[in-house]
Context: one part of a larger RNA
């Protein structure tokens, strides 16, 4: 100087408390450990691994296993020989591949040949998801959006170093004020950026419809309008600016007015010096080491989907604030041409047939659901719950046996609110409800990323648990 303390002081954070909903029990989905296996590819492992890399494992992917094949190789550059390229057939075979046959003759040319492509040959070389993340780059997680981390000069100290950065206030903040052997400065904080909340201007189609006219059972449907909504570009607005109180009459704090918004308005992006030899050699790059008729390459099939168990994350429930039936209302974000696919028709349905429109503020996905109205069920393992299984179908795809999704009929398991323990959340939040998208032929999505609808409860307080900041103290630790 740090680090540490079941030392002290001050102060924060859904850290506790207050409250709401969960997890831990059940069934299933998914990840992991373990076990098994020819293989169940690899990595991630307290917080910071475990719906993680994986925003799509039937083949492919695929890195694993078994078997069949290739050896200048699937791919780069160079040399020699032959042939245009290319098309096609036969045999063996699961294919890869191997062997053999036929068709075909292009472009440039100084007529020697050349370019491109294919086949063969030799070697330089290719290739490796083989090892090392403790050789590395880059990127990332975490402490932590915590308020800190430093430097120049000066001063103090023999020195390590200190001071500044401590102190008194204040703040979300090393934020600002005051004081001070310090005076300044840098990286952080804040602001500048995006979005949302109010208004104005400009613009008016594909969007809008107040007034006027036309038309319809009905609809901005038509003429028209530019008001409103909206769209998207610019601007205004919030600054403790104003008033009162308080304060060292400083920073600031409390209350009020006006205002759509008030003291950082809400949300996002943004992550200082560093820590964990944290993570990643399998995204990529890369040093070293290793393999070279194989640790490389191609193919078929299998595996990554196994199952006595154990754990994590979720979904669905155990019902009446509910289930079922009928009627009826209101979104936002998005996506669409090898695409989205209306209407109509067929089917109980998944879906199919036909096919309009739309490269989309125009058409389609697209009926949002919870909600509301009416009816029914009456507390039961039930009209709760839907696992499991049987049967019949549909769709994608070369192909759904291992191993896809969906529909219909039948079947109806566990489960009556969950031990010790444990998680999230402070407001348009939690909880509840649906919708969209990426990946994607299809999909094991209950995941993830967004969107809107309905919409709470509680916070006395900081003693305690956890993490953190500043000062101080002890130390035999570095």
């Nucleotide at each position: 100087u740090g680090a540490c303390g079941g030392g002290g002081g001050c102060c924060c954070g859904c850290a506790c408390a207050a409250g709401c909903g969960g997890u831990g029990g059940a069934g299933c989905a998914u990840g992991u450990g373990g076990u098994u296996c020819a293989a169940u590819u690899c990595g991630a492992u307290g917080c910071u691994a475990c719906g993680c890399g994986a925003a799509g494992a039937a083949c492919c992917u695929u890195a694993c296993c078994u078997g069949g094949g290739c050896u200048u190789g699937a791919c780069u550059u160079c040399c020699c020989c032959g042939g245009a390229a290319c098309c096609u057939c036969a045999u063996g075979g699961a294919a890869a591949c191997a062997u053999g046959g036929g068709g075909g003759u292009g472009c440039c040319u100084u007529c020697g040949g050349g370019a491109g492509c294919c086949g063969g040959g030799a070697g330089a070389c290719a290739g490796g998801u083989g090892c090392u993340g403790c050789a590395u780059g880059g990127c990332u997680g975490u402490c932590g959006u915590c308020a800190g981390c430093u430097c120049g000069u000066g001063u103090c100290g023999u020195g390590a170093g200190a001071u500044g950065u401590u102190g008194g206030g204040u703040u979300a903040a090393g934020u600002c004020c005051c004081g001070c052997a310090a005076c300044g400065a840098g990286c952080g904080c804040a602001a500048c950026c995006c979005u949302u909340g109010u208004c104005c201007u400009u613009a008016g189609u594909u969007g809008c419809c107040a007034g006027c006219g036309g038309g319809u059972u009905a609809u901005g449907c038509c003429g028209g309008g530019a008001a409103c909504u909206c769209u998207a570009a610019g601007g205004a607005g919030a600054c403790u600016g104003c008033c009162g109180g308080u304060a060292u009459c400083a920073a600031g704090c409390c209350g009020g007015a006006g205002g759509a918004a008030g003291g950082c308005g809400g949300g996002g992006a943004u992550g200082a010096c560093g820590u964990c030899a944290a993570g990643u050699c399998a995204g990529c790059a890369u040093g070293g080491c290793c393999c070279u008729u194989a640790c490389g390459c191609c193919c078929a099939g299998g595996g990554c989907g196994a199952c006595a168990c154990a754990c994590g994350u979720g979904c669905u429930a155990c019902a009446a604030u509910g289930g079922c039936c009928g009627g009826u209302a209101c979104a936002a974000c998005g996506g669409g041409c090898a695409g989205c696919g209306a209407a109509g028709c067929a089917g109980c349905g998944a879906u199919g047939c036909c096919a309009a429109g739309c490269g989309a503020a125009u058409c389609c996905c697209u009926u949002a659901a919870a909600g509301c109205c009416g009816g029914u069920c009456u507390c039961a393992g039930u009209u709760c719950g839907g696992a499991u299984u049987g049967g019949a179908g549909g769709c994608u795809g070369c192909a759904a046996c291992u191993c896809g999704c969906c529909u219909c009929c039948a079947u109806g398991a566990a489960g009556u609110c969950g031990g010790a323990a444990u998680c999230g959340c402070u407001a348009g939040u939690a909880a509840c409800a649906g919708c969209a998208g990426a990946u994607c032929a299809g999909c094991c999505a209950u995941g993830c990323u967004g969107c809107u609808g309905u919409g709470a409860a509680u916070a006395c307080g900081u003693u305690c648990c956890c993490g953190g900041g500043c000062c101080u103290u002890g130390u035999a630790c570095a």